[in-house]
Context: one part of a larger RNA
Molecule: large-subunit ribosomal RNA, domain IV
Organism: uncultured Actinomycetes bacterium
RNA sequence: UGAUGUUGAAGGAACUCGGCAAAAUGCUUCCGUAACUUCGGGAUAAGGAAGACCUAGUUAUGGGCAACCACUACUAGGUGGCACAAGCCAGGGAGAAGCGACUGUUUAUCAAAAACACAGCACUCUGCUAACACGUAAGUGGAUGUAUAGGGUGUGACGCCUGCCCGGUGCUGGAAGGUUAACGUGAGAUGUGCAAGCAUCAAACCGAAGCCCCAGUGAACGGCGGCCGUAACUAUAACGGUCCUAAGGUAGCGAAAUUCCUUGACGGGUAAGUUCCGUCCUGCAUGAAUGGCGUAACGAUUUCUCCGCUGUCUCCAACAUCAACUCA
Numbered sequence: 001u002g003a004u005g006u007u008g009a010a011g012g013a014a015c016u017c018g019g020c021a022a023a024a025u026g027c028u029u030c031c032g033u034a035a036c037u038u039c040g041g042g043a044u045a046a047g048g049a050a051g052a053c054c055u056a057g058u059u060a061u062g063g064g065c066a067a068c069c070a071c072u073a074c075u076a077g078g079u080g081g082c083a084c085a086a087g088c089c090a091g092g093g094a095g096a097a098g099c100g101a102c103u104g105u106u107u108a109u110c111a112a113a114a115a116c117a118c119a120g121c122a123c124u125c126u127g128c129u130a131a132c133a134c135g136u137a138a139g140u141g142g143a144u145g146u147a148u149a150g151g152g153u154g155u156g157a158c159g160c161c162u163g164c165c166c167g168g169u170g171c172u173g174g175a176a177g178g179u180u181a182a183c184g185u186g187a188g189a190u191g192u193g194c195a196a197g198c199a200u201c202a203a204a205c206c207g208a209a210g211c212c213c214c215a216g217u218g219a220a221c222g223g224c225g226g227c228c229g230u231a232a233c234u235a236u237a238a239c240g241g242u243c244c245u246a247a248g249g250u251a252g253c254g255a256a257a258u259u260c261c262u263u264g265a266c267g268g269g270u271a272a273g274u275u276c277c278g279u280c281c282u283g284c285a286u287g288a289a290u291g292g293c294g295u296a297a298c299g300a301u302u303u304c305u306c307c308g309c310u311g312u313c314u315c316c317a318a319c320a321u322c323a324a325c326u327c328a
Stems, first nucleotide, its partner, number of pairs: 001323008010314002014312001019309001027051005036041001038157001052079007061070003080084001092307007099299002104116002120155007132141003158294004163224003168221002170217005177212003184205001188201005225243005252286001253283001264280005
């Protein structure tokens, strides 16, 4: 000097990105227990008291023929200590937000999460030799199942809801029409030959799916405007005009895991707050199963605050053990 421990005056998070680490809490019985809530929870909520030993008495249960033994609970009195769940073992707590409902799963070896999954919801395909998947095939899975079944896709408990647009792309439907390959048919032409013929080219006609075309379809891929004016203070604009569009963003939420300007403005908390909470709406660039907004419970999740607690710190010190170091 380092490592692992133990202890520490006064203060008690002033440390730090952040209470990281440590400390503290911890058991049983009794008392007591809030908001909120899906009425199950929340809850060991929080908070408080008692606990050792001795004596006497009472007592449940079990065993025993019985005497009695073991163990349980209680009452009264007393004893000692700084300390009686005396060691080990053994929850710190509370409040407010974000995200995800939850228990689960995951980057074996830097990420455990808000990611994945999930029950529930919806769309879509599939009538059985099913759809779909594997395989060249035979065949197999699906399934010894049969639409309350099976496959695919999205969303993700629950509650309240899920607006407008079918112009583009996709999908579905459409006995017409257009376009369209080979085949078929074949006017005609060419080569060759004396010819019969042989060979080649070929218009028109016929001709499927597809595409064009006509419709439908958003819990399909997706999309959801601009400018100008207007009210008897001012400001603002319920109102009007105009251009464009397939249609111009509804409910809700909103400086947000989304807000550039921005440490927005106001309020709260602090002596002091780029974080946090509430409100506003000027949404650079929110928004409804690419789900929107809430939500009890849950979380080795993220953020903020408070109580307790402490060597995290003010500010370091001592001790124990092991190393390093010096000498032999």